[in-house]
Molecule: c-di-GMP-I riboswitch aptamer
Organism: Candidatus Aquidulcis sp.
């Protein structure tokens, strides 16, 4: 500094799910709960993804559309525990 092999340690994290709340929704944030996770720590930089309140269009149904959202979709940046090598 790289790497990280079905090894070992010593901790951590929490999916679905339900109950609370915040939101117009996705969602989020606390509690149970444990599918998984070597970054499942941070970050919306890049590509996807979700929603569509307001807003325009539309006679209506309804379309478009982030300034709202996902880092447990991938990649980039940074930050770090261990470690047979």
């Nucleotide at each position: 500094u790289u790497c990280g092999a079905u090894a070992a340690a010593u901790g951590g994290c929490a999916a679905a799910u339900c109950c609370a709340u915040c939101g117009a929704a996705a969602g989020g944030u606390g509690g149970a709960g444990a599918c998984g996770c070597a970054a499942a720590g941070c970050u919306a930089c890049g590509g996807g993804c979700c929603u569509a309140a307001g807003g325009u269009c539309g006679c209506a149904a309804g379309a478009c559309g982030a300034u709202g959202g996902c880092c447990g979709c991938c990649g980039g940046g940074u930050u770090g525990c261990c470690g047979a090598a």